Notes: This is a predicted structure of a 346-nucleotide part of an RNA (small-subunit ribosomal RNA, central domain) from an uncultured prokaryote. Rfam family: Bacterial small subunit ribosomal RNA. Its family is annotated with structural constituent of ribosome and ribosome in the Gene Ontology.
Context: one part of a larger RNA
RNA sequence: UUGGGUUUAAAGGGUCCGUAGGCGGACUAAUAAGUCAGGGGUGAAAUACCACAGCUCAACUGUGGAACUGCCUUUGAUACUGUUAGUCUUGAAUUAUAUGGAAGUAGAUAGAAUGUGUAGUGUAGCGGUGAAAUGCUUAGAGAUUACACAGAAUACCGAUUGCGAAGGCAGAUUACUAAUAAUAUACUGACACUGAGGGACGAAAGCGUGGGGAGCGAACAGGAUUAGAUACCCUGGUAGUCCACGCCGUAAACGAUGGUCACUAGCUGUUCGAACUUCGGUUUGAGUGGCUAAGAGAAAUUGAUAAGUGACCCACCUGGGGAGUACGUUCGCAAGAAUGAAACUC
Numbered sequence: 001u002u003g004g005g006u007u008u009a010a011a012g013g014g015u016c017c018g019u020a021g022g023c024g025g026a027c028u029a030a031u032a033a034g035u036c037a038g039g040g041g042u043g044a045a046a047u048a049c050c051a052c053a054g055c056u057c058a059a060c061u062g063u064g065g066a067a068c069u070g071c072c073u074u075u076g077a078u079a080c081u082g083u084u085a086g087u088c089u090u091g092a093a094u095u096a097u098a099u100g101g102a103a104g105u106a107g108a109u110a111g112a113a114u115g116u117g118u119a120g121u122g123u124a125g126c127g128g129u130g131a132a133a134u135g136c137u138u139a140g141a142g143a144u145u146a147c148a149c150a151g152a153a154u155a156c157c158g159a160u161u162g163c164g165a166a167g168g169c170a171g172a173u174u175a176c177u178a179a180u181a182a183u184a185u186a187c188u189g190a191c192a193c194u195g196a197g198g199g200a201c202g203a204a205a206g207c208g209u210g211g212g213g214a215g216c217g218a219a220c221a222g223g224a225u226u227a228g229a230u231a232c233c234c235u236g237g238u239a240g241u242c243c244a245c246g247c248c249g250u251a252a253a254c255g256a257u258g259g260u261c262a263c264u265a266g267c268u269g270u271u272c273g274a275a276c277u278u279c280g281g282u283u284u285g286a287g288u289g290g291c292u293a294a295g296a297g298a299a300a301u302u303g304a305u306a307a308g309u310g311a312c313c314c315a316c317c318u319g320g321g322g323a324g325u326a327c328g329u330u331c332g333c334a335a336g337a338a339u340g341a342a343a344c345u346c
Base pairs, nucleotide, nucleotide: 004317005316006315007300008299012314014201015200016199017198021194022193025088026087027086028085029084030083031082033081034080035077036076037075038074039073040072041071042070049065050064051063052062053061054060091191092188094186095184096183097182103177104176105175106174107173109171110154114150115149116148117147118146119145120144121143125136126135162169163168206247207246208245209244210243211242215241216240220236221235222234223233258313259312260311261310262309263308266291267290268289269288270287271286272285273284274283275282276281295302296301319346320345321344328339329338330337331336
């Protein structure tokens, strides 16, 4: 090992693409593999079951029946599934139209702020805190003005806003690239869905090589606080943070909710599109929020963006600890990642 589950109790893979497999729209015809019905053969005996009988009973034994749920063969049935042939347009893809968007990659660029340098003005403090001190400063700081340079991030707009498969994406601009939605119904005609293995992408930190380094800042040093203070606070400050290329492959990678399709009352915002409009809005498609009916749920809650009602496919769970450990294997430069037990114990 199930007529069980997976938001929060154990449990949805980080995300997508896709192989095998599973599963799959409407109509017609053929076939008859699955399926259903009838016939035949076989399904040894013993055992087991039922009935009766024989040993005084029972065990035991005998006789008969049923059963052996199977396999083979044959004759039929043809609704469904399959296969073959043909057709269709609603699923799906393509095309056309005009939009919207912080979607991506590469380039060139803007202003504010910060820091540094040089020069000017100017004089005794600055900075910091709960209070201080370390620190900076008469070799002229801090303040202020001018010029120059550097790196990083983009105030306002900005919003339960938008886009992206997820991670994520925000100054403005150019080039290239991709995707979604709407409308038309032009075109193909089931080409669909899911997806074990596999592949690609994948925050931050970390690693390798070479650059860069303003601010911030693990480690570290000093000053405080304190009984102590390997911290919280302060002054400094290296790696890092940034760029290019290559690795790593993990996160509370969260909506703690896998994907696709269909169905099931409403009300109210908002984004993009279409049609209509009395210009106030109305209807409608796709998103994104709030509240709720039925229903669901242990409840919190959820409720057309379902955790409702159904279908298909995948992943995962099976008491707590031991343990995401040990061993083995694969991957990795390493850090480590992936897979993943048992003894024992409660």